Context: one part of a larger RNA
Molecule: large-subunit ribosomal RNA, domain I
Organism: Synergistetes bacterium ADurb.Bin155
RNA sequence: AGCACACGGGGGAUGCCUUGGAGCCGAUGGCCGAAGAAGGACGUGGCAAGCUGCGAAAAGCCGCGGUUAGGUGCAAGCGACCGAAUGACCCGCGGAUGUCCGAAUGGGGAAACCUGCCCGGGGUAAUGCUCGGGCGACCUUACGAGGUCGGCGACCCGGUGAAGUGAAACAUCUCAGUAACCGGAGGAGAAGAAAUCGAAGAGAUGCCCUCAGUAGUGGUGAGCGAAAGGGGCGUAGCCUAAACCAGGGACGUGUCAAGCCUGCAAGCGUUGCGUUUCUGGGGUUGCGGGACAGAUUGGGGAGCGUUGCAGAGCUUCCAGGGAGUUACAAAGGAUUUCUCUAGUUGAAAGGUGUUGGAACAGCCUGCCGCAGAGGGUGAUAGCCCCGUAAGCGAAAGAGAAGUCUCUCCCGAUUUGCUCCCGAGUAGGGCGGAGCACGUGGAAUUCCGUCUGAAUCAGGGUGGCCCACCAUCCAAGGCUAAAUACCAUCGGCUACCGAUAGUGAAGCAGUACCGAGAGGGAAAGGUGAAAAGCACCCCUGGCGGGGAGUGAAAAAGACCUGAAACCGUGUGCUU
Repeated sequence: AGCACACGGGGGAUGCCUUGGAGCCGAUGGCCGAAGAAGGACGUGGCAAGCUGCGAAAAGCCGCGGUUAGGUGCAAGCGACCGAAUGACCCGCGGAUGUCCGAAUGGGGAAACCUGCCCGGGGUAAUGCUCGGGCGACCUUACGAGGUCGGCGACCCGGUGAAGUGAAACAUCUCAGUAACCGGAGGAGAAGAAAUCGAAGAGAUGCCCUCAGUAGUGGUGAGCGAAAGGGGCGUAGCCUAAACCAGGGACGUGUCAAGCCUGCAAGCGUUGCGUUUCUGGGGUUGCGGGACAGAUUGGGGAGCGUUGCAGAGCUUCCAGGGAGUUACAAAGGAUUUCUCUAGUUGAAAGGUGUUGGAACAGCCUGCCGCAGAGGGUGAUAGCCCCGUAAGCGAAAGAGAAGUCUCUCCCGAUUUGCUCCCGAGUAGGGCGGAGCACGUGGAAUUCCGUCUGAAUCAGGGUGGCCCACCAUCCAAGGCUAAAUACCAUCGGCUACCGAUAGUGAAGCAGUACCGAGAGGGAAAGGUGAAAAGCACCCCUGGCGGGGAGUGAAAAAGACCUGAAACCGUGUGCUU
């Protein structure tokens, strides 16, 4: 030195564990903000560095309710206290306080700081000082008031809009209308009641499965990629513009008049007529609809017009019918039930001389079960504890549904070549975009520009175009649900088990790195219980030896404790 064996050091694999994560499902909630948000800074405890809570009323104050004998957070200790039924602590609901910064808003500013003016109070001889209130911009408004601003790492709608990449290069194309930026809204948003689809007829929209990687499109390359139809979820339909009528305003015109519901009689006459505008009524459709005029038919009462009589009409009330707070009008009240935000009742087992440190094990003998889900307890517990099945419960706050109150609406049929039915619109030319569709035979949709119709004997569409046929009614608007996402709570898992699972199981978006944008860790386990080794010895300390605790200390700052690597001893070989 090598090899072998034994015993160690070192190291932290492996096994076991789980406070933390992941996914899915269900329920609930879903906006916050000038009444100052989100997020922070600084304070705040008897001793107080950090976290948590709170705000100069500062680990808290008040009220109401629940629960309970203990309590003063994590978190020990000392000290000082609270409470013990006159109810502390804890839990829920409501309220008070709530420094400074931050949209930040009196002015300024290098956020958490500096510095004013006005009104009122305290204080001073007076100023300084100190306390309370007010002083931002824009929109709207007679004043007083009112609204908006900012946030929300997800979801939604709109505007602007790349490149790396792929095409094995690259330019059309792709990536992709993605990322990014900007604007806007809400608990959802968007879309939505056919000028749809397409040949069968269907009958608003959305989402899922399919149709189908089909039909197509495509330097016919790479790629992109429908729709009808079918099956589900969920269902809900409405309001206007115009014609016409009435009233108000403005302008024009108007005294031999027109007009004042009709007939007769009396009376009035800047009342009338035309244009325009506002308000109310009317009206909303494609087997075309409506207005107006005529005809037919249809409960009761009261009132109205310049007057009287007769007729026709209008308004209103009742009866009858229908509907309603998410669109279609809109605001409450009462009451009942249910749900959420604290809780609460809750069955049934003992013995043991066995093993063990410990019984929840073994043995023996029982019991409950609408409860043998699960967790804990010194090993494996239906009957020890928490629970579980099944029931019960709210002073206060929030939500949902029903009923009553309340509120709103209500003639029908038919005839008419009279009137209306959304205009710089539809359509066309040119240039683009978007439609799965790259200009193509390119319809349909949108934008720019130049043009530019029709009103039902009308107009659009059916993938160039024409005819026939069919179908729908644009140029105004609203609309719940099924859908997306987030949070909380609960449940589950042929999900992970500390190099895994979130980046984060421990005070993690921390330490640390970076000028900054930004990047971004490592780090779990004593034991049933600290019983965490009093005391003695060696020692500067670390550490060790005794003693003691414990089942175990070869559990001592720690479970188990592999390998690499480093030693000591013994044997063999050289």